[in-house]
The RNA shown here (c-di-AMP riboswitch aptamer (ydaO/yuaA leader)) has 169 nucleotides and comes from an Actinomycetota bacterium.
The model forms 92% of the base pairs in the Rfam consensus.
The prediction has a mean pLDDT of 75.
RNA sequence: CAGUGAAACCUGCCGAAUUCCGUCUGGCUCAGGCCGGCGGGAACGGGGGAACCAGUUGGUUCGAGCAAGUGCUCGAACUUGGGGCGAAUCGUCGGUUCAUGCGACGUAGCGCGAUUCUUUCCGCGCGAGCCCGUCAGCUAACCCCGUAGGCAACCGAAAGAAAGGCUUU
Numbered sequence: 001c002a003g004u005g006a007a008a009c010c011u012g013c014c015g016a017a018u019u020c021c022g023u024c025u026g027g028c029u030c031a032g033g034c035c036g037g038c039g040g041g042a043a044c045g046g047g048g049g050a051a052c053c054a055g056u057u058g059g060u061u062c063g064a065g066c067a068a069g070u071g072c073u074c075g076a077a078c079u080u081g082g083g084g085c086g087a088a089u090c091g092u093c094g095g096u097u098c099a100u101g102c103g104a105c106g107u108a109g110c111g112c113g114a115u116u117c118u119u120u121c122c123g124c125g126c127g128a129g130c131c132c133g134u135c136a137g138c139u140a141a142c143c144c145c146g147u148a149g150g151c152a153a154c155c156g157a158a159a160g161a162a163a164g165g166c167u168u169u
Base pairs, nucleotide, nucleotide: 006169007168008167009165010164011152012151013150014149018042019041020040021039022038023037024036026035027034028033043147044146045145046144047143048142053137058079059078060077061076062075063074064073065072066071081135082132083131084130085129090106091105092104093103094102109126110125111124112123113122115162116161117160118159119158120157121156
């Protein structure tokens, strides 16, 4: 120095939200570098956008026809929005302005239980919020945008498969 073996040691989670390069008469540092601003790339994530395909809202009233089931079809008048990110939808009951906002119980769906993945059981949680602005189905080429924020405190079990090393002995 290299290889092998053993032991010690190694923080995690939600989320796309990570990483690299260049530059700055910005800040910190003796320096190496670190932080920040700006620009670019990769990676991850999202939106718009052809053909083909799909699609042509609901409600109330009136008239006509068919039925004889209180429904269906056609026409007329009046009225109404729609969409995106996200697991975060939907229902019942209550309260309340009588429109929403509120509360409870459930629910589609989602997350965690510590090397990773799959399956099963068990346990604990979430089931929000925000945005566009009358407009967008799918969608190749193409175009545009984001890379935040917030948490936890030692952490259940079984089966199968796979796997790591800066450092120390």